A computed fold for a 74-nucleotide RNA from Promethearchaeum syntrophicum, annotated as transfer RNA. Taxonomically the source falls in Promethearchaeum (Archaea, Promethearchaeati, Promethearchaeota, Promethearchaeales). The gene name in the source record is tRNA-Met-CAT-1-1. Its mean pLDDT, the model's own confidence on a scale to 100, is 81.

[in-house]
RNA sequence: GCCGGUGUAGCUCAGUUGGUUAGAGCGCAGGACUCAUAAUCCUGAGGUCGUGUGUCCAAUCCACACCACCGGUA
Repeated sequence: GCCGGUGUAGCUCAGUUGGUUAGAGCGCAGGACUCAUAAUCCUGAGGUCGUGUGUCCAAUCCACACCACCGGUA
């Protein structure tokens, strides 16, 4: 250089052949329980869905370019 893959919450990941509110587990905060802690239960916060442009009435999802990481290859 070329080919392929991945990028979604602090972490690990799901998700939809484009459509009403974007989710789970862990973690975090508050509460319940306890003499107290852990465990357990309840509630809550937390996201420009890598960046930009385009297509479309509508994009996390489609197209193109770019960025980062991983793998392959002369």